[in-house]
Context: one part of a larger RNA
RNA sequence: ACCAUCGAGUUCGCUGUAUGCCGUUUGCUUAAGUCUCAAACCGAGACGGAGGCGUAGCGAAAGCGAGUAUUAAUAGUGCGUUUAUAAUGGCAUGCACGAGACCCGAAACCGGGUGAUCUAUCCAUGAGCAGGGUGAAGUUUUGCGAAAGCAAAAUGGAGGCCCGAACCCGUUGGCUGUUCAAUACCAUGGGAUGACUUGUGGAUAGCGGAGAAAUUCCAAUCGAACCCGGAAAUAGCUGGUUCUCGUCGAAAUAGCUUUAGGGCUAGCCUCGUGAGGUAGCUAAGAGAGGUAGAGCACUGCAAGGGAUCUGGGGGCUUCUAGUUCUCGACCCUAGCAAACUCCGAAUACUUUUAGUGUGAAUCACGGGAGUCAGAACGCGGGGGCUAAGCUCCGCGCUCAAAAGGGAAACAGCCCAGAUCAUAGCUUAAGGUCCCUAAAUACUGUCUAAGUGGUUAAGGCGGUGGAGUUGCACAGACAGCGAGGCAGUUGGCUUAGAAGCAGCCACCUGUUAAAGAUAGCGUAACAGCUCACUCGUUAAGCGACUCUGCGCCGAAAAUUCAACGGGGCUCAAGACAGUUACCGAAAGCAUGAACUUUUCCGCCUCUGGCGGAGGAGUGGUAGACGAGCGUUUCAUUUGCGUCGAAGGCGUACCGUGAGGUCCGCUGGAGCGAAUGGAAGUGAGGAUGAUGGU
Numbered sequence: 001a002c003c004a005u006c007g008a009g010u011u012c013g014c015u016g017u018a019u020g021c022c023g024u025u026u027g028c029u030u031a032a033g034u035c036u037c038a039a040a041c042c043g044a045g046a047c048g049g050a051g052g053c054g055u056a057g058c059g060a061a062a063g064c065g066a067g068u069a070u071u072a073a074u075a076g077u078g079c080g081u082u083u084a085u086a087a088u089g090g091c092a093u094g095c096a097c098g099a100g101a102c103c104c105g106a107a108a109c110c111g112g113g114u115g116a117u118c119u120a121u122c123c124a125u126g127a128g129c130a131g132g133g134u135g136a137a138g139u140u141u142u143g144c145g146a147a148a149g150c151a152a153a154a155u156g157g158a159g160g161c162c163c164g165a166a167c168c169c170g171u172u173g174g175c176u177g178u179u180c181a182a183u184a185c186c187a188u189g190g191g192a193u194g195a196c197u198u199g200u201g202g203a204u205a206g207c208g209g210a211g212a213a214a215u216u217c218c219a220a221u222c223g224a225a226c227c228c229g230g231a232a233a234u235a236g237c238u239g240g241u242u243c244u245c246g247u248c249g250a251a252a253u254a255g256c257u258u259u260a261g262g263g264c265u266a267g268c269c270u271c272g273u274g275a276g277g278u279a280g281c282u283a284a285g286a287g288a289g290g291u292a293g294a295g296c297a298c299u300g301c302a303a304g305g306g307a308u309c310u311g312g313g314g315g316c317u318u319c320u321a322g323u324u325c326u327c328g329a330c331c332c333u334a335g336c337a338a339a340c341u342c343c344g345a346a347u348a349c350u351u352u353u354a355g356u357g358u359g360a361a362u363c364a365c366g367g368g369a370g371u372c373a374g375a376a377c378g379c380g381g382g383g384g385c386u387a388a389g390c391u392c393c394g395c396g397c398u399c400a401a402a403a404g405g406g407a408a409a410c411a412g413c414c415c416a417g418a419u420c421a422u423a424g425c426u427u428a429a430g431g432u433c434c435c436u437a438a439a440u441a442c443u444g445u446c447u448a449a450g451u452g453g454u455u456a457a458g459g460c461g462g463u464g465g466a467g468u469u470g471c472a473c474a475g476a477c478a479g480c481g482a483g484g485c486a487g488u489u490g491g492c493u494u495a496g497a498a499g500c501a502g503c504c505a506c507c508u509g510u511u512a513a514a515g516a517u518a519g520c521g522u523a524a525c526a527g528c529u530c531a532c533u534c535g536u537u538a539a540g541c542g543a544c545u546c547u548g549c550g551c552c553g554a555a556a557a558u559u560c561a562a563c564g565g566g567g568c569u570c571a572a573g574a575c576a577g578u579u580a581c582c583g584a585a586a587g588c589a590u591g592a593a594c595u596u597u598u599c600c601g602c603c604u605c606u607g608g609c610g611g612a613g614g615a616g617u618g619g620u621a622g623a624c625g626a627g628c629g630u631u632u633c634a635u636u637u638g639c640g641u642c643g644a645a646g647g648c649g650u651a652c653c654g655u656g657a658g659g660u661c662c663g664c665u666g667g668a669g670c671g672a673a674u675g676g677a678a679g680u681g682a683g684g685a686u687g688a689u690g691g692u
Stems, first nucleotide, its partner, number of pairs: 001692006011099003015096010027053003033047005057064002067079004102240002105237001109230006120204009129194001131163003134159001138155007167191003172187003206222001208218003215224001243627006253266005267371002269368007278361001280356008293343001294341002299337003303333004308329002311327006374399002377396007404415003419592004424588003430582003433566003439579001441578006452568001458552003462549010479536005485509003490504003515530001518529003593617011628681001630678010646665004651660003
């Protein structure tokens, strides 16, 4: 891992409550217990009125009583009486409460015991330490010395001394890491006469011991050992919770909470009973309101201007009238505001009337829940950076709990809500060259960028459209030919300054036209162009504004990789329009099933069956309804050695859980109907046990 078997809402209660059914209602009912019957067991009937509920309430109570309490009250008010009144016992079911209370699961806490054969320390008594080195004290001899003593040699053999086996340890690396081994092995290393190592026996015990001290050890277990018990501890936490079909179908919000991943009440769901032109929608009418917008009349902010003011402050000044700067007020122009408003919608909300509304979508009461982590998207906002697949509200929608079609793929986007069937028909979103169902459709334009098929400020003599304006056959624009002069090298400046370093001026003449010069150039001149003019040529040429589609801006990590792909250019791209077609579980058609409802008929009539019609049938949590199957009991009735149960296989029946026939196997028990009772249904729980 797989298979088989086991495996989770149970039981009890002289507890409550609700619903269904039954008994009694001349109110209902017994409890413990006793008696009788039956006896192998389970039991059946009778007695037993103690007690309980009901029949009257009110008050804290004494108490009073259809009233009572409050109160001084006969008032008022509260709760009752009455109109409008049925209880009680049993059984079953739902739920609650008390119990282990659906099942499994802690870490822990407490009690009583068992452990120092491991290990820590201690006690008693024993044992062990190859070999080599170093050479303390002491001693002796010799020398020296007056002596004390000093020196040398020899002797001697000290030391938590040195090197290094046994022995003890475990430093570093490797190896192993389903191991040889729950700490080993290989190499290397530390101690090795000592605070050494070790045998045997003994001591200390868990709220404790021991500890050269590390939360270290106390039998592979130690921030408090192990075993059994309290014990099914508790677990607002995680996981699991077993057959079928049908009806309806949520919530992820508010308030409170030592509350925030838990609860309680309300909201939303379901079931029952009852009410009822209820809810909703449409039209008209009547309301309340201060948002969007707008505005500047108030409150504030704030730009420009002013010829107003014996205004405040400062400067100048002939010191008193001026002038100037600035602040404020006022006036004009133009603005801004969630906490501004002279104004002011649309919606939404409340309500009246009329219509519509049979749908129950509405309301009341009662039984049962679940929900309190929500998510994206669109719109209106707060927070944030007008960041976030961000966060917090409001309105809506989808997902959650929704399958199908589209968006290549893609919970929350678009279309559309799947009872079942069909070689059927029509469409939605979206599409129609091929992959791939359907137009290589039509009309008119645009785009040349593969734009389409990523992005901005900014830039563009890319190209289409619209417009304003100027020049132009008396010849424009562009090109080409020619001129572009004289006074004069203007004056000044300067080494020079001659159109062209700089300053000032910028005239006059000849002209078709020609600047005291718009550039290049020279040291300064010279030189080359330009403006301007003529000729030639011949028909349009400039400037600006708005706008459609493009272009640049444009850098990422394994080729293409930013159309799903192929591929596409008068498109298979974009814009505007038109007609076909395709396209879903949508709609329609036909048939079938179920639920509910209306009408009709029948029957064994709280209901069932049949026929016709209407509406409906996605679904998580959850509520409700109807069933299947297993074990066993009672009653009735059957099968079986001419082959029961069980096993294997075929066929058939039922919407399903399931049921049945037949054959083989098997070899002794097993069904059906109607009821009762449950150890009553497994794929999940890192489930348990066994097998492979």

Predicted 3D model of a 692-nucleotide part of an RNA (large-subunit ribosomal RNA, domain II) from Candidatus Andersenbacteria bacterium RIFCSPHIGHO2_12_FULL_45_11b.